[in-house]
Context: one part of a larger RNA
RNA sequence: UGACGGGGACCCGCACAAGCGGUGGAUGAUGUGGAUUAAUUCGAUGCAACGCGAAAAACCUUACCCAGCCUUGACAUGUCAGGAAUGCCUCGGAGAUGAGGCAGUGCCCGCAAGGGAACCUGAGCACAGGUGCUGCAUGGCUGUCGUCAGCUCGUGUCGUGAGAUGUUGGGUUAAGUCCCGCAACGAGCGCAACCCUUAUCGUCAGUUACUACGCAAGAGGACUCUGGCGAGACUGCCGUUGACAAAACGGAGGAAGGUGGGGAUGACGUCAAAUCAUCAUGCCCCUUAUGACCUGGGCUACACACGUACUACAAUGGCGUUAAACAAAGAGAAGCGAGACCGCGAGGUGGAGCAAAACUCAUAAACAACGUCCCAGUUCAGAUUGCAGGCUGCAACUCGCCUGCAUGAAGUCGGAAUUGCUAGUAAUCGCAGAUCAGCAUGCUGCGGUGAAUACGUUCCCGGGCCUUGCACA
Numbered sequence: 001u002g003a004c005g006g007g008g009a010c011c012c013g014c015a016c017a018a019g020c021g022g023u024g025g026a027u028g029a030u031g032u033g034g035a036u037u038a039a040u041u042c043g044a045u046g047c048a049a050c051g052c053g054a055a056a057a058a059c060c061u062u063a064c065c066c067a068g069c070c071u072u073g074a075c076a077u078g079u080c081a082g083g084a085a086u087g088c089c090u091c092g093g094a095g096a097u098g099a100g101g102c103a104g105u106g107c108c109c110g111c112a113a114g115g116g117a118a119c120c121u122g123a124g125c126a127c128a129g130g131u132g133c134u135g136c137a138u139g140g141c142u143g144u145c146g147u148c149a150g151c152u153c154g155u156g157u158c159g160u161g162a163g164a165u166g167u168u169g170g171g172u173u174a175a176g177u178c179c180c181g182c183a184a185c186g187a188g189c190g191c192a193a194c195c196c197u198u199a200u201c202g203u204c205a206g207u208u209a210c211u212a213c214g215c216a217a218g219a220g221g222a223c224u225c226u227g228g229c230g231a232g233a234c235u236g237c238c239g240u241u242g243a244c245a246a247a248a249c250g251g252a253g254g255a256a257g258g259u260g261g262g263g264a265u266g267a268c269g270u271c272a273a274a275u276c277a278u279c280a281u282g283c284c285c286c287u288u289a290u291g292a293c294c295u296g297g298g299c300u301a302c303a304c305a306c307g308u309a310c311u312a313c314a315a316u317g318g319c320g321u322u323a324a325a326c327a328a329a330g331a332g333a334a335g336c337g338a339g340a341c342c343g344c345g346a347g348g349u350g351g352a353g354c355a356a357a358a359c360u361c362a363u364a365a366a367c368a369a370c371g372u373c374c375c376a377g378u379u380c381a382g383a384u385u386g387c388a389g390g391c392u393g394c395a396a397c398u399c400g401c402c403u404g405c406a407u408g409a410a411g412u413c414g415g416a417a418u419u420g421c422u423a424g425u426a427a428u429c430g431c432a433g434a435u436c437a438g439c440a441u442g443c444u445g446c447g448g449u450g451a452a453u454a455c456g457u458u459c460c461c462g463g464g465c466c467u468u469g470c471a472c473a
Base pairs, nucleotide, nucleotide: 001473002472004469005468007467008466010464011463012462013461015457016456019421020420021419022418023417026311029308030307031306032305033304034302042053043052064297065296068293070291073127077126078125079123080122081121082120083119086103087102088101089100090099091098092097107116108115109114129286130285132284134282138280139279140275142273143271145269150189151188152187153186154185155184156165157164158163169180170179171178195263196262197261198260200231201230202229203228204227205226206225210220211219234257237251238250239249240248241247313414317373318372319371320370321369322368330361331360332359335354336353340349341348342347380411385406386405387404388403389402390401391400427449428448429447430446431445432444433443
């Protein structure tokens, strides 16, 4: 000087408390461990691994296993020789691939001969190739402490020196934020602001949006909306407190008030944290195989254990009918697919319109009104199973999703323990998108309805600052 303390003082955070809803019990989903397996590819492992890499494992993906098969190679460059490329057909084979046949000559230079570019085949050699090892050799990128308020430097001063000072102190703040004081005076990286979005208004512009017209056409720019520019919030004003400061509290005006709400933004560093399987890369290793191709299988298995989310256990409910009640944000051409018709339905036929403020996906659902059920393992719940179908796709057996009929399991609110959340939040309700042929209870967004509680900081956890002890560095 740090780190540490079941030392002290001060301060903060959904940290506790006050509340609301969950997890832990059940079924199934998903990830992991384990055990299993020819293989169940690999990585991630306290917080900070476990609906994680994976924004889609039937084949492919795919890295794993079995069998088959290739050796200058699936891919790149160089040399030589031959041929344009390419398309089609037949046979063997699970395919990879092997044997054979037919058609066919293009482009550039050149009168021609010939040469060249591109592509294919063959030969030998340099080489290719490796998701093989090491993240404890690395770059890059990332997590975490933590959006915590810290981390430093120059000059000066003090100290023999390591170092100290500044950065401590009194106040204040979300903040090393600001004020005052002070052997310090300044500065940098952080904080804040500048950026995006949302809430209000003005102005300009406007079709595909809108309509003061019953509809259309036409017209219009008022309104809605869209998107440019601008205004607006600054403790600016008033009062009180304060040290005549910074600031705090209350008030006015205002759409908004004290950082208005949300986002992006992550200092010096810590964890030899994660990643050699995104990529790049040193060293090592393989080179008729640890490389390449292919059929099939596996990653989907199952005495069990754990994490995460879904659905329920019901009456604040289930079911039925009606009112086409009321959104936002998105996506669309090998696409979205309307009206119409067929089907109980999943879906099918068909193809209007739309590269989309135009058309489509697309009826939002919870909500409301009426009816019914009457507290039951039920008109709750829906697992499982049987039958019959639909869709995608060469192909749904291993191993997809959906529909109808039938079947109707566990489950009656969950032990110890544990978790999220402070407002348009929790809770609850649907909608969309990425991935994607198909497949969503996951993820990322969007809006609808919309609470309770916070006395307070004694205690638990984490953090900041000062101080003290120290057998640690």

Model confidence (mean pLDDT): 83 of 100.
Predicted 3D model of a 473-nucleotide part of an RNA (small-subunit ribosomal RNA, 3' major domain) from an uncultured bacterium.
The full RNA is in RNAcentral, with records from ENA.
It matches the Rfam family "Bacterial small subunit ribosomal RNA". Gene Ontology terms of the family: ribosome and structural constituent of ribosome.